A computed fold for a 73-nucleotide RNA from Thecamonas trahens ATCC 50062, annotated as transfer RNA. Its Rfam family is "tRNA". Its mean pLDDT, the model's own confidence on a scale to 100, is 81. NCBI's taxonomy places the organism under Eukaryota, Apusozoa, Apusomonadidae, Thecamonas, Thecamonas trahens.
RNA sequence: GGUCCCAUAGUAUAGGUGGUUAGUACAUCAGGUUCUGAUCCUGAAAACAUCGGUUCGAGUCCGGUUGGGACCU
Numbered sequence: 001g002g003u004c005c006c007a008u009a010g011u012a013u014a015g016g017u018g019g020u021u022a023g024u025a026c027a028u029c030a031g032g033u034u035c036u037g038a039u040c041c042u043g044a045a046a047a048c049a050u051c052g053g054u055u056c057g058a059g060u061c062c063g064g065u066u067g068g069g070a071c072c073u
Base pairs, nucleotide, nucleotide: 001072002071003070004069005068006067007066010026011025012024013023019056028044029043030042031041032040049065050064051063052062053061
């Protein structure tokens, strides 16, 4: 330098046929239970890397950028 893949809460991930309010587990916080703590139960907050495009509508499709990875040279 070239080709290809990946990026979703604090962490790990689902959603790839474009269409309701983006789901699950652990973690965090609040309440209940308990003499206290753990366990358990209930609830809450928290995310689509970024900039543009297509579309009535984009996490999803297209292009650029950034970061990470594999292979070739």